[in-house]
C1' cells in the first nucleotide's frame, strides 16, 4: 500500500424567548444531509467535558476534530425624534384652506334719483281713548196667521139638576176670542256683541311707514360681490402622544461554503 473487522466519532445547525447557565420539546429561518422511540412549558434532563434513557445506520473516510480569514452569508434581534405609510386619542389658545354666523364703511354690480337725492320745517294718514251715527249677529218686542177635549173667557143647541109651576143653576158639543206656543214678514222699535266702517266729532300720540307743501341742489340705498370685523364648527390640513408596517444606517448573534493542519486500533499479505 490492500483486504478483513473493530472502535473513537457522527447521524443537523442557527434565531429569538425561557434559564443561575446548557440543551430538549413548544416558535421562526436555513434543504436534499436534516434516523426511531420514551419525557417534556402551572416544563423535562443536566453542570462549565452542561439533555437523559434505550434502538439503528455509518464508520477511520470527498468523514471528523481544531484553526484561519477586516471573507460571502439566508435569517433574526436591538438601536436610531432617519425617511415614509397606516391606525388610534388628544388640541381650535392652530395668524393655513374650506363652511356657517354678527356688526360696519361702501370698492364693484343692481334699484332709486334734475318728472328733483339726502337733510330741515310744517300738516296730515295709520296708531291710542272716548263720544256718536252706520252695518253685522243673537235676542226680544210689534203685526198677521195658526193654536186649549178638560185643569182660560164669552155665548152656550142638545140633554143634565133644583123646583108643584113660574124661573133658575151648572155646563158638554159648537161658534167667537185668548194664553204657553208655532210660522211669516219688513223696519218706524229696544238691548247685547264684535279684528264691524276708505263714517263723523273731540282729546293725545315716543319712534317708525306712507302722503301733502316750502327751502335746498346730488345723491341715496345695502339686495348680491368684493373689504374689514365678532362669534362658532372641525371635513381637510397642521401639531402632540401611542401604536404597526416598509425602507436606510449602526451594533449584534449567525448555518451551508473556501483554504491550513491533524486523523486510532487488531489481524493477514
Nucleotide at each position: 500500500c490492500c483486504a478483513u473487522g473493530c472502535u473513537a466519532g457522527g447521524u443537523g445547525g442557527g434565531g429569538a424567548g425561557c434559564u443561575a447557565g446548557c440543551g430538549g420539546u413548544g416558535c421562526c429561518c436555513u434543504g436534499u444531509a436534516a434516523c426511531u422511540c420514551a419525557c417534556a412549558a402551572u416544563c423535562c434532563g443536566c453542570u462549565a467535558c452542561a439533555g437523559u434513557g434505550a434502538g439503528g445506520c455509518u464508520g477511520a473516510a470527498u468523514g471528523c476534530c481544531g484553526g484561519a480569514a477586516u471573507a460571502u452569508g439566508a435569517g433574526g434581534u436591538u438601536u436610531a425624534c432617519u425617511g415614509g405609510u397606516g391606525a388610534u386619542a388628544g388640541g381650535g389658545u392652530u395668524a393655513g384652506c374650506u363652511g356657517g354666523u354678527u356688526u360696519g364703511a361702501a370698492a364693484g354690480u343692481g334699484g332709486u334719483g334734475u318728472u328733483g337725492a339726502a337733510a330741515a320745517c310744517c300738516g296730515g294718514g295709520u296708531c291710542u281713548u272716548g263720544u256718536g251715527c252706520g252695518g253685522c249677529a243673537a235676542a226680544g218686542a210689534u203685526u198677521u196667521a195658526c193654536a186649549a177635549a178638560c185643569c182660560c173667557c164669552g155665548u152656550c143647541a142638545g140633554g143634565u139638576c133644583c123646583g108643584a109651576a113660574a124661573g133658575g143653576a151648572a155646563g158638554c158639543a159648537g161658534c167667537g176670542g185668548u194664553a204657553a206656543g208655532u210660522a211669516a214678514a219688513a223696519u218706524a222699535c229696544u238691548u247685547u256683541g264684535g279684528g264691524u266702517g276708505c263714517c263723523a266729532c273731540a282729546a293725545g300720540g315716543a319712534a317708525g311707514c306712507c302722503u301733502g307743501g316750502u327751502u335746498g341742489g346730488a345723491g341715496c340705498u345695502a339686495a348680491c360681490u368684493g373689504c374689514a370685523u365678532u362669534c362658532u364648527g372641525u371635513g381637510c390640513a397642521c401639531u402632540u402622544g401611542u401604536u404597526g408596517c416598509c425602507a436606510u444606517a449602526a451594533a449584534u448573534c449567525g448555518a451551508a461554503g473556501u483554504c491550513c493542519g491533524g486523523u486510532g486500533c487488531a489481524u493477514g499479505g